[in-house]
RNA sequence: GGGCCCUUAGCUCAGCUGGUAGAGCGCGUCAUUCGCAUUGACGAGGUCAGCGGUUCGAUUCCGCUAGGGUCCA
Numbered sequence: 001g002g003g004c005c006c007u008u009a010g011c012u013c014a015g016c017u018g019g020u021a022g023a024g025c026g027c028g029u030c031a032u033u034c035g036c037a038u039u040g041a042c043g044a045g046g047u048c049a050g051c052g053g054u055u056c057g058a059u060u061c062c063g064c065u066a067g068g069g070u071c072c073a
Base pairs, nucleotide, nucleotide: 001072002071003070004069005068006067007066010025011024012023013022019056027043028042029041030040031039049065050064051063052062053061
């Protein structure tokens, strides 16, 4: 320098052919207990890496940029 893949909640990851974004763990409150743990209920938390484009509508499609992984040179 070139090819391919990845980037979504604090962490690990889902998200079906484009139609208002979810799980587990973690965190908060409450219940349960003499207390803790466990368990249960409820809740908070996301400009979907960034910038453009296509579209009535983009996490999803296209281009560029940044970061990471891998292969070739």
The RNA shown here (transfer RNA) has 73 nucleotides and comes from a Candidatus Parcubacteria bacterium. Its Rfam family is "tRNA". Rfam describes the family as follows. Transfer RNA (tRNA) molecules are approximately 80 nucleotides in length. The family's RNA type in Rfam is transfer RNA.